Large-subunit ribosomal RNA, domain II from a Melioribacteraceae bacterium, 680 nucleotides, folded computationally.
It matches the Rfam family "Bacterial large subunit ribosomal RNA".
The organism belongs to Melioribacteraceae, within Bacteria.
[in-house]
Context: one part of a larger RNA
């Protein structure tokens, strides 16, 4: 992992409360215990007790009242409304282990110091080599002493290293050879050494050179047996079948936030009427969007003008002047959630309205479940006018919704699945091929491989639409030619000559035309262009404006930002047409349930948690009434009935017991619990 067995809402109680069903019924109904009688078992007797039928008070009481009170015109609380009682049965509920398995933990009674820690008796064990204190002799040395020098001795938590304890480092070893080893390599090795024996200290105690270490291979409180099926607001699991309906993830409260309690939404039963919803149509009700400055704030420029800086005259009073700051007004202009002279839409609230719906509203009364929500579009708060972000409204969808489309994609377009059909129409979306249908039409675009990611900003891209300007008295490029004189204007400058700066009545002349000069140049001149002009040509050319489709701005890692091939007067876009394709949508045939019906429905059946309703099937028991050695149960094929659980008939196996129909009563259904046992 398979397989097989077994594995979880059960039983009790004179308990409480609904529903159904029997008996009696203003009354129901016995226990305990006695007596008859059986095969087991039944049947009478027993009013004690219990509920009801009367309520009120704390009670003594009174009583259709009665409590409060000195008393009640009061005011609670009843009566004026009548149905209970007792069995059984099912749903919820209480005590109970109380569906089922599941802690970590607490307590009490005992067991342990054959590991291990420490300690106490008593015994053992330590190869070799090294160094070489202390004293003490000897000589030398002092006044004597210290002291020097050699001998000679043999100290020590010394040094080298085996045995012996240890476990430093690193390889193997990780389902090992081993639940801590193997190899190499390391520290200690007469010492707080190391061990053998045999004792002591025990569990909130014990031992600890102190790691929270050890106390028999897991010790921040050891192992046994018990309280004990401790508790577990938490995890998991909970076992045939149809059928009808269908939720919430919200409020307020909570030592309360992953939990419960009440409302709110579901489901079932009963009752109810001028019930409810929506549309239309009247009558109200609000201060949002928007828009506005009349109030409140806040604000920009102008005028006006108090007040105030500055400056000026001034002995002092005063007075002038102001491109300085400004209250109030005036005119222009703009801003607010917590401003409003105004002011929609939707929305809300009413009606003896019309129409359409037809219990969907309300009451009561059993049962629940839900209290982690997501997501999209709108309106707002916070955030950064970020988030697959948060937090509220309000719609819709998934949650509990399959099917089409979107390449794939809960929530995005479309559309509600009761079955089966090798019929038909469609919707979103699509029709070159992958791929079901147009290689349809018509009339533009676009030339990027754009379609097929993206901005601010570039730009003689090309299409349309307009403004305006010059042109056969020849325009616009393009070539040929000319661009001159007064003059080197005048200032300033070292120089300044058209071209460094400054100034100007930038003028005048000669002309077809030529600026006191557009730019390059030069130290200043020189040169070389422009503008202006004429010739040759020969027909359209310039400027702006506004669209439309492109271009560039364009950078992530394998070739990948059309789903792929592929597409270019298109299989791209943009406008219109017309066909056809396309779903579990709609419609047609069949066919099952359930509702309703005034018997004639262009009615209903997706569905999580969950509510109610009918069933199958397994064991036993009761009646009942069959089968079976001519072949029962079981296995194990085959055909068939049944919407399904599930039934029946028959082959082959098997070798003795099974069944039918009506109750009835449970040890009643398995895939899942890291389930439990046993095989593979």
């Nucleotide at each position: 992992g398979c397989c097989a067995a077994c594995g979880a809402g059960u039983u009790a109680c004179u308990c409480c409360u609904a529903u159904g069903c029997u008996g009696c019924a203003a009354g129901g109904u016995u226990a305990a215990u006695u007596c008859c009688u059986u095969a087991a078992g039944g049947g009478a007797a027993g009013a004690a007790g219990c509920c009801g039928u009367a309520g009120c008070g704390a009670a003594a009481g009174c009583g259709a009242g009665u409590c409060u009170g000195a008393a009640a015109u009061g005011g609670g609380c009843g009566u004026u409304u009548u149905a209970g009682u007792a069995g059984c049965a099912u749903g919820g509920g209480g005590u109970a282990g109380a569906c089922g398995c599941g802690a970590a933990a607490c307590c009490g009674u005992g067991u342990g110091a054959u590991c291990u820690a420490u300690c106490c008796u008593u015994g053992g064990c330590c190869a070799g080599g090294a160094u070489g204190a202390a004293g003490u002799g000897a000589g030398g040395g002092u006044a004597a002493a210290a002291c020097c020098u050699c001998a000679u001795g043999g100290a020590g938590g010394u040094c080298c290293g085996a045995a012996c304890c240890a476990g430093u480092g690193u390889g193997g070893g990780u389902u090992g050879a081993a639940a801590a080893c193997c190899g190499c390599u390391u520290g200690g090795a007469u010492g707080a050494g190391c061990u053998g024996a045999g004792g002591a200290u025990a569990g909130g105690g014990g031992u600890g050179a102190a790691a929270g270490g050890c106390c028999a291979a897991c010790c921040a409180a050891a192992c046994u047996c018990g309280g004990a099926a401790a508790u577990a607001g938490c995890u998991c699991g909970u076992a045939c079948u149809c059928c009808u309906c269908g939720a919430a993830a919200u409020a307020g409260c909570u030592u309360u936030a992953g939990g419960g309690c009440u409302a709110g939404c579901c489901u079932c039963g009963a009752g109810c009427a001028u019930a409810g919803u929506g549309u239309a149509c009247u009558g109200g009700a609000g201060g949002u969007a928007g828009a506005g400055c009349a109030c409140u704030g806040a604000u920009u420029g102008g005028g006006c003008u108090a007040g105030g800086g500055c400056c000026c005259u001034c002995a002092c009073a005063a007075g002038g002047g102001u491109a300085c700051c400004a209250a109030a007004c005036c005119c222009a202009g703009a801003c607010a959630a917590a401003c409003u002279c105004c002011g929609a839409a939707u929305u809300c609230c009413a009606g003896a309205u019309a129409c359409a719906u037809g219990u969907u509203u309300c009451u009561c009364g059993g049962g629940a479940g839900u209290c982690a929500g997501g997501c999209a579009g709108u309106g707002g708060g916070g955030g950064a006018u970020a988030a697959g972000c948060u937090u509220c409204a309000u719609u819709g969808c998934c949650a509990a919704g399959a099917g089409g489309g979107g390449a794939a994609c809960a929530a995005c377009c479309c559309a509600g699945a009761c079955c089966a059909c090798c019929a038909g129409c469609u919707a979103a979306g699509g029709u070159c091929c992958c791929c079901a249908a147009a290689u349809a039409g018509u009339a533009g675009u676009u030339a990027a491989c754009a379609g097929a990611g993206a901005a601010a900003g570039g730009a003689u891209g090309u299409u349309g639409a307009g403004u305006u300007g010059c042109u056969c008295a020849g325009a616009c490029a393009a070539c040929u030619a000319g661009g001159a004189u007064g003059u080197u204007g005048g200032c300033u400058u070292a120089g300044a000559a058209g071209c460094a700066g400054c100034c100007a009545u930038u003028c005048a002349u000669u002309u077809a035309a030529a600026g006191a000069g557009u730019g390059c140049g030069u130290a200043a001149u020189a040169g070389c262009u422009c503008a202006c002009u004429a010739g040759u040509c020969a027909a359209g050319c310039g400027a702006c404006u506004c669209g439309g489709c492109g271009u560039c701005g364009a950078c992530a890692a394998u070739a990948c930002g059309c789903g792929g091939g592929a597409c270019u007067u298109a299989a791209a876009c943009u406008a219109c047409u017309u066909a056809c394709c396309g779903a579990a949508g709609c419609u047609g045939u069949g066919g099952a349930u359930c509702c309703a019906u005034u018997a004639u429905g262009a009615g209903a059946u997706g569905g999580u948690a969950g509510a109610g309703g009918a069933g199958c099937a397994u064991u036993c028991u009761a009646u009942u009434u069959g089968c079976g050695u001519u072949g029962a149960a079981g296995g194990u094929g085959u055909a068939u009935c049944g919407c399904g659980a599930g039934g029946u008939a028959u082959g082959c196996u098997g070798g003795a017991g099974c069944g039918u129909a009506u109750a009835g009563a449970a040890a009643a259904g398995c895939a899942a619990a890291u389930g439990u046992u046993g095989g593979c």